[in-house]
Molecule: transfer RNA
Organism: Bacteroidales bacterium
Parts: sequence; structure tokens; C1' cells
RNA sequence: UGCGGGGUAGAGCAGUUGGUUAGCUUGCUAGUUUAACUUGCUAGAGGUCGGUGGUUCAAAUCCACCCCCCGCUA
Repeated sequence: UGCGGGGUAGAGCAGUUGGUUAGCUUGCUAGUUUAACUUGCUAGAGGUCGGUGGUUCAAAUCCACCCCCCGCUA
């Protein structure tokens, strides 16, 4: 410098051919269970999907530019 991959709850990830409530695991909080803790079970909080703009009736998803991380290349 160019190319490729990635950026989605605290952490790790899914969401793919645009649509109906944005989910899973773990963690956190509360309840339940227990002699108690752990485990198990139930519920809840926590995100507007890296940013800005565009296309569309509708964008995490498509397009453009920019930012950050990883790899390859020079």
C1' cells in the first nucleotide's frame, strides 16, 4: 500500500439470501430448592446491532465513506 475476515447485552457467539417481539451460553440481581453453600429450577435487568449518510413501505441484514481489531501482501 493493497486484499481478505471481523465489530450485535459485562464476556463469548448466532442471526445469510431485508419483514412480524434481536436471540443463545455464561455472568449479574431476585425468588425457589437446601440445615447451609454449591448445583438445579423460575423470573428479571442489561442491546437499538462500530459511526455517518443513502436505497426501501420496511435495514443488524443491501450500497458508499469513515473508525477500530486480526491475518496475508509489499